[in-house]
RNA sequence: UUCUUAUCGAGAAAGGCAGAGGGAUCAGGCCCUGUGAAGCCUUAGCAACCGCCCCGAUUCAGUUCGGGGGCCAGGUGCUAAUUCCUGCCCCGGUUAACCCGAGGGAAAGAUGAGAA
Numbered sequence: 001u002u003c004u005u006a007u008c009g010a011g012a013a014a015g016g017c018a019g020a021g022g023g024a025u026c027a028g029g030c031c032c033u034g035u036g037a038a039g040c041c042u043u044a045g046c047a048a049c050c051g052c053c054c055c056g057a058u059u060c061a062g063u064u065c066g067g068g069g070g071c072c073a074g075g076u077g078c079u080a081a082u083u084c085c086u087g088c089c090c091c092g093g094u095u096a097a098c099c100c101g102a103g104g105g106a107a108a109g110a111u112g113a114g115a116a
Stems, first nucleotide, its partner, number of pairs: 001116008013043005021032003026087004044079003049075002051071005056065002083108001088105003091101003
């Protein structure tokens, strides 16, 4: 980097260096930011994807299950706003059009695990 798969409405910030941008990309919106953005470092924190145990369902079989519960911070990850919102298709409301909806799906993205 590509592929497969699961999840994405919860949770969790201080300090130092730095010095103007940032919220993935494009567009529109909205927001954060000299009361200090990105990036780097330190410390702290959150969390159960990988691990272990119990239960349930299932199977020829600890075979399978992101079914329920408990434990662990070693490996990752994360610590403004739903993945900040919208964009494509469908559904509902309303309509001449606009527009509205913590409705569904897709696409894209992020993270884990596995594979090449």

The RNA shown here (SAM riboswitch aptamer (S box leader)) has 116 nucleotides and comes from a Balneolia bacterium. The prediction has a mean pLDDT of 84. Rfam family: SAM riboswitch aptamer (S box leader). Rfam's curators write: The SAM riboswitch is found upstream of a number of genes which code for proteins involved in methionine or cysteine biosynthesis in Gram-positive bacteria.